[in-house]
Context: one part of a larger RNA
RNA sequence: AACGAACGCUGGCGGCAGGCCUAACACAUGCAAGUUGAACGAACCCUUCGGGGCGAGUAGCGCACGGGUGAGUAACGCGUGGGAAUAUACCUUAUGGUACGGAACAACAGUUGGAAACGACUGCUAAUACCGUAUGUGCCCUUUGGGGGAAAGAUUUAUCGCCAUAAGAUUGGCCCGCGUUAGAUUAGCUAGUUGGUGAGGUAAAGGCUCACCAAGGCGACGAUCUAUAGCUGGUUUGAGAGGAUGAUCAGCCACACUGGGACUGAGACACGGCCCAGACUCCUACGGGAGGCAGCAGUAGGGAGUAUUGGACAAUGGGCGCAAGCCUGAUCCAGCCAUGCCGCGUGAGUGAAGAAGGCCUUAGGGUUGUAAAGCUCUUUCGCUAGGGAAGAGAAUGACGGUACCUAGUAAAGAAGUCCCGGCUAACUCCGUGCCAGCAGCCGCGGUAAUACGAAGGGUGCAAGCGUUGUUC
Numbered sequence: 001a002a003c004g005a006a007c008g009c010u011g012g013c014g015g016c017a018g019g020c021c022u023a024a025c026a027c028a029u030g031c032a033a034g035u036u037g038a039a040c041g042a043a044c045c046c047u048u049c050g051g052g053g054c055g056a057g058u059a060g061c062g063c064a065c066g067g068g069u070g071a072g073u074a075a076c077g078c079g080u081g082g083g084a085a086u087a088u089a090c091c092u093u094a095u096g097g098u099a100c101g102g103a104a105c106a107a108c109a110g111u112u113g114g115a116a117a118c119g120a121c122u123g124c125u126a127a128u129a130c131c132g133u134a135u136g137u138g139c140c141c142u143u144u145g146g147g148g149g150a151a152a153g154a155u156u157u158a159u160c161g162c163c164a165u166a167a168g169a170u171u172g173g174c175c176c177g178c179g180u181u182a183g184a185u186u187a188g189c190u191a192g193u194u195g196g197u198g199a200g201g202u203a204a205a206g207g208c209u210c211a212c213c214a215a216g217g218c219g220a221c222g223a224u225c226u227a228u229a230g231c232u233g234g235u236u237u238g239a240g241a242g243g244a245u246g247a248u249c250a251g252c253c254a255c256a257c258u259g260g261g262a263c264u265g266a267g268a269c270a271c272g273g274c275c276c277a278g279a280c281u282c283c284u285a286c287g288g289g290a291g292g293c294a295g296c297a298g299u300a301g302g303g304a305g306u307a308u309u310g311g312a313c314a315a316u317g318g319g320c321g322c323a324a325g326c327c328u329g330a331u332c333c334a335g336c337c338a339u340g341c342c343g344c345g346u347g348a349g350u351g352a353a354g355a356a357g358g359c360c361u362u363a364g365g366g367u368u369g370u371a372a373a374g375c376u377c378u379u380u381c382g383c384u385a386g387g388g389a390a391g392a393g394a395a396u397g398a399c400g401g402u403a404c405c406u407a408g409u410a411a412a413g414a415a416g417u418c419c420c421g422g423c424u425a426a427c428u429c430c431g432u433g434c435c436a437g438c439a440g441c442c443g444c445g446g447u448a449a450u451a452c453g454a455a456g457g458g459u460g461c462a463a464g465c466g467u468u469g470u471u472c
Base pairs, nucleotide, nucleotide: 001471002470003469005468006467007466008465009464012344013343014342015341016340017339018337019336020302026299027298029297030296031295034061035060036059039058040057044053045052046051068255069254070253077180078179079178080177081176082175083174086172087171091168092167093166094165095164096163097162098161099133100132101131102130108123109122110121111120112119113118139148140147141146153160154159155158181227182226183225188218189217190216193215194214195213196212197211198210199209200208230252231251232250233249234245235244236243237242257278258277259276260275261274280291281290282289283288308334310333311332312331316330317328318327319326320325347377348376349375350374357368358367359366360365381413382409383408384407385406386405387404391399416461417460419458420457421442422441423440427456428455430453431452437444438443
């Protein structure tokens, strides 16, 4: 000097920030991802019989973003600079197309199982759901003969869509050089191991996987093992070099009760999806089921220690939708906390009988001290009223009757804390008597203690001051 701090004493206001560093411990409750009727057919409601509304189900898009955490990871994980064998929904540009048919399954109805969760059977039905045929400029494969392969319609009639191909943009996946903690009281490690041929697999190169062949590959320039740790921009300190650190904000990575797995999809091996196993909790009619706050609040526990079960989608952004709009604990705000930084105030002028009181005293006086009182002013902040925004370009303001402005009010409501032996700014009296105690170091205290305790006085800092902890 710094701090995501804590503790003791104290505490007026505002602005801007910050707020579980410990148990990646367990979680009651509510909310955090939906949307589309301009894809579809039923049910129900309203109807001016034109139609409108609602929303279970089918279908589309989204749920892979946003938000959290740092357990794991010493690694191409991250940082930086390159590379080729790659994918990319939505968006943009361009070219071409959008033809003809079919069979189902939910919903629904009936029957039926179960305590529930949830099912089973029969029958009916629509679609931008599913399937076939045609065409195919271009596209893919090819032995260059040929072969394969697409679409979806809706409505208010002007749009929104759909399919194929090419290009762009964006965002990913992969590979490499260099850099990236400590330990040798860890010296050898490795069999898909290292390379080749062929095949499989992938969007894609590759032992990524497999068959065969060869025997390689790494290592004192520290392999392997062990311990610790998310990395970076940065932060902090320092004249710098360097050291320490990685809260908030931003980029990347990893994880989502623990372990494993795939499905769907442009994208996941998926926090609020699925399956299996395990631990734990809950329901049960004992047959069987349900759950996952390291989302926002909140609870218990741990701890020296860290906040509200708040408001709003008004703004910014995101998802869906032609739109109106709906959703959004992202976000914007408010609440709590001196946790930090910054700013302001707690009055100003005058006032000597240097009042009273306190303390000291050589008893003369000194000091507190212009300090107070008194007199004359002012009203920042606060309080009380009145007005009242910008943030929103037409409408729309949670914040908020907030910021701000005006008037009124009365010095009125607002100062503490540490220290005073030296380092180190600031001294006397009383009490105590190696006791009680102090202490960062040196050291004080055993009867005159400027070092303990208290008082008067003084120094420092100040809505804070001191202590402890950590870093330089």